[in-house]
Molecule: THF (Tetrahydrofolate) riboswitch aptamer
Organism: uncultured Phascolarctobacterium sp.
């Protein structure tokens, strides 16, 4: 001087669920945790919970009335790919 490697994030297909009699997902608030290359520190950043606020939706169809079926829902989980990836700053690696 170059570079390589995490957690996690995001899409996408699958399976199983849950809602459709609105919960969840997203929006603010203001608390606590928690995790963030291999080592060490760590944010006004990111995730989680639980609390408060404000918006708010797609239903349909058969029927034997069902744990039906087709959708819908910025829905949950698991699993595969694909993209993206240490805020920062010190060491370390690899040429």
């Nucleotide at each position: 001087c170059a570079g390589a490697g995490u957690a996690a994030g995001u899409g996408a297909c699958u399976g199983u669920g849950c809602g459709u009699u609105a919960a969840g997902u997203g929006c603010c608030g203001a608390a606590u945790g928690a995790a963030c290359g291999g080592g060490g520190a760590g944010u006004u950043g990111u995730c989680a919970u639980a609390c408060g606020g404000a918006c708010g939706a797609a239903a349909a169809g058969c029927u034997u009335a069902g744990c039906c079926u087709u959708g819908c829902g910025g829905u949950a989980c698991a699993g595969u790919u694909a993209c993206u990836g240490c805020a920062u700053c010190c060491c370390g690696c690899u040429g």